[in-house]
Molecule: transfer RNA
Organism: bacterium
RNA sequence: GGUCACGUAGCCAAGUGGUAAGGCAACAGUUUGCAAAACUGUCAUUCGUGGGUUCGACUCCCACCGUGACCU
Repeated sequence: GGUCACGUAGCCAAGUGGUAAGGCAACAGUUUGCAAAACUGUCAUUCGUGGGUUCGACUCCCACCGUGACCU
């Protein structure tokens, strides 16, 4: 230098055009003599950034940034 893949919450991770599941953690509550466990509730207006397409974009297109793999 070229090709490809990936980027979603504090962490892991699903979702591939119609307003983002789940788990862990965290916080609040119930319970308990106190804790742990269990149960209930809360937790993503910047889905890497900026544009474009569309009635509508995490999703499609372009550029850029970052990470990884391969080729040279």